[in-house]
RNA sequence: GGUAGUGUAGCCAAGUGGUAAGGCAAUGGUCUGCAAAACCGUCAUCACGGGUUCGAUUCCCGCCACUACCU
Numbered sequence: 001g002g003u004a005g006u007g008u009a010g011c012c013a014a015g016u017g018g019u020a021a022g023g024c025a026a027u028g029g030u031c032u033g034c035a036a037a038a039c040c041g042u043c044a045u046c047a048c049g050g051g052u053u054c055g056a057u058u059c060c061c062g063c064c065a066c067u068a069c070c071u
Base pairs, nucleotide, nucleotide: 001070002069003068004067005066006065007064010024011023012022018054026042027041028040029039030038048062049061050060051059
C1' cells in the first nucleotide's frame, strides 16, 4: 500500500427495513429479626458524518479505530 471483517449499555452478546432480546455488573424496591438467596423495577440518540426511504442498528457513500490476510 491492497483486500476482507468487526464496532450495539460498565462488560459479554442477539437482532438481514417497522417500538433494540438476553446474561453479568451497578442501582432502587419487596421479602427477612439482620443478612444471603429469590422476586419486581431502572439503565442504549446502535463508533462518527452524510444519503436513500413514509420509516435505517439493518441498505449506500465517506470517515475513524481495531483484527486477519496479501504484498